Context: one part of a larger RNA
RNA sequence: UGCGGGCUGCCUGAGGGGAAAGGGUCCCCAGUACGAGAGGAACGGGACGCUGUGGCCACUAGUUAACCGGUUGUCCGACAGGGCAAAUGCCGGGCAGCCACGCCGCUGAGAAUAAGGGCUGAAAGCAUCUAAGCCCGAAGUCUCUCCUGAAAAUAGGCAGCCAUUCCCCUGAAGGGGGACGAGGGCUCCCAUAAAAGAUGGGUUUGAUGGAACCGGGGUGUAAGCUGGAAGGUUUCGGCCGACCAGCUCAGCCCGCGGUCUCCAACCGCCUAAGGUGUCGGG
Numbered sequence: 001u002g003c004g005g006g007c008u009g010c011c012u013g014a015g016g017g018g019a020a021a022g023g024g025u026c027c028c029c030a031g032u033a034c035g036a037g038a039g040g041a042a043c044g045g046g047a048c049g050c051u052g053u054g055g056c057c058a059c060u061a062g063u064u065a066a067c068c069g070g071u072u073g074u075c076c077g078a079c080a081g082g083g084c085a086a087a088u089g090c091c092g093g094g095c096a097g098c099c100a101c102g103c104c105g106c107u108g109a110g111a112a113u114a115a116g117g118g119c120u121g122a123a124a125g126c127a128u129c130u131a132a133g134c135c136c137g138a139a140g141u142c143u144c145u146c147c148u149g150a151a152a153a154u155a156g157g158c159a160g161c162c163a164u165u166c167c168c169c170u171g172a173a174g175g176g177g178g179a180c181g182a183g184g185g186c187u188c189c190c191a192u193a194a195a196a197g198a199u200g201g202g203u204u205u206g207a208u209g210g211a212a213c214c215g216g217g218g219u220g221u222a223a224g225c226u227g228g229a230a231g232g233u234u235u236c237g238g239c240c241g242a243c244c245a246g247c248u249c250a251g252c253c254c255g256c257g258g259u260c261u262c263c264a265a266c267c268g269c270c271u272a273a274g275g276u277g278u279c280g281g282g
Stems, first nucleotide, its partner, number of pairs: 005162007015148003021051002024048005034039001052106005060100001062098002067093005072085005095255001108144004116136004165179006180274001183271004188202004208264003212259004216254004224247005231240003
């Protein structure tokens, strides 16, 4: 752009895609059938595990240059608090997220057949699975189960909404402008989305994002003060002092959840169908 007005939502499923499955061990059947014995099945049922494949993060593990803590050297005069040390100085932890070493699914049914096995049955009084007809039969083929799919031109279906109007100008053939108008888009706040587009959510009739608070979580008990302290030193009055304990399950931090309109989603803008009496021709 088209799908004979415009639009929103939900479907149908022609067609397209996939390999989504493959093997094993053990137990029952059963020491049975079979076999002189030695040995030794099957049909069917159950359990476990491997490979491959799709998905997920409650658990376990990894990562976690968000974060918390310890510590060395040096610098900011000291304390406190920090900078730098080859994108973390080194080390101990580490939620969310992402992930595998973790967890879940991958089954079954139906249809038509191949080789093959048969029924009935002539040609050919018999016989014969075949000539007519009919029944079975595979890890293979097709369908359901997974994904996609109205641009499937025979261009689908259902439901709903708005229109199928009005006004003005004019050269009267038609054209132009405006009103109404479902819906869509832009602007705005965002994330289950993300290279740009796109997608999804929200926009005061609001918990969409931020802040605050609460919950939950990470680290591991902050600074300061008080009490103690091996020892050193002393003019004997005291001073210094690593470290320990208490206030303190502290302090610091959070990509998580909830509550709450404090802040920002404000104010607005653009677009949009409105055609057709019927047939034929150009």